[in-house]
RNA sequence: CGCGUCAAGGGCACACCCGUCGAAAGGCGGGGCCGCAAAGCUUCCGGACUAAACCCCGAACAGGGGCAUGUCAGCGGGGCUGCCGCAG
Numbered sequence: 001c002g003c004g005u006c007a008a009g010g011g012c013a014c015a016c017c018c019g020u021c022g023a024a025a026g027g028c029g030g031g032g033c034c035g036c037a038a039a040g041c042u043u044c045c046g047g048a049c050u051a052a053a054c055c056c057c058g059a060a061c062a063g064g065g066g067c068a069u070g071u072c073a074g075c076g077g078g079g080c081u082g083c084c085g086c087a088g
Stems, first nucleotide, its partner, number of pairs: 001088001003085002011036002016031006034074001040080003044077003047072003054066004
């Protein structure tokens, strides 16, 4: 440098539940462990989710349509960093 987990020490924490913030997607905290060799960090690219404000229809603060500046890093790719080292 590349590679990946048979080993050693560990790490994170899906769903779900409780609390909390949010219009929502979802975030945060606690519990919980499906899994993860980067399930560490980062929205640069693709993708997916929500649709408040705004715009349009409408008598309407109903309802509907459009739309991220919102969300997802445990959707994929990219960038940065990292433990161990049987084997190369």
Source information
A computed fold for an 88-nucleotide RNA from a Pseudomonadota bacterium, annotated as c-di-GMP-I-GGC riboswitch aptamer. Lineage of the source: Bacteria > Pseudomonadati > Pseudomonadota.